[in-house]
């Protein structure tokens, strides 16, 4: 330098262009115990990586930029 992926809660990660973006771990309370794990109940936590554009509506679609991998040269 060029193809191509991928960026979504703390962590791994779902979500057909549509109704309030969810799940598992993890946090936080309360219960259970003598305590601690375990279970069990409720809760917090998100400008979907940035900027723009197309739409009645974008995480999802286009442009750009950035970041991180993979080939290839």
């Nucleotide at each position: 330098g060029g193809u191509c992926g991928c960026u979504u809660a703390g962590c791994u990660c779902a979500a057909u262009g549509g109704u309030u973006a969810g799940a598992g771990c993890a946090c936080u309370u309360c219960g259970u115990u003598c305590a601690c794990a375990u279970c069990g109940a409720a809760g917090a936590g998100g400008u979907u990586g940035a900027g723009g554009g197309u739409u009645c509506a974008a995480g999802u679609c286009c442009c750009c930029c950035a970041g991180c991998g993979a080939c290839c040269a």

The RNA shown here (transfer RNA) has 73 nucleotides and comes from an uncultured Patescibacteria group bacterium. The coordinates come from a structure-prediction model, not an experiment, and the mean pLDDT is 82. It matches the Rfam family "tRNA".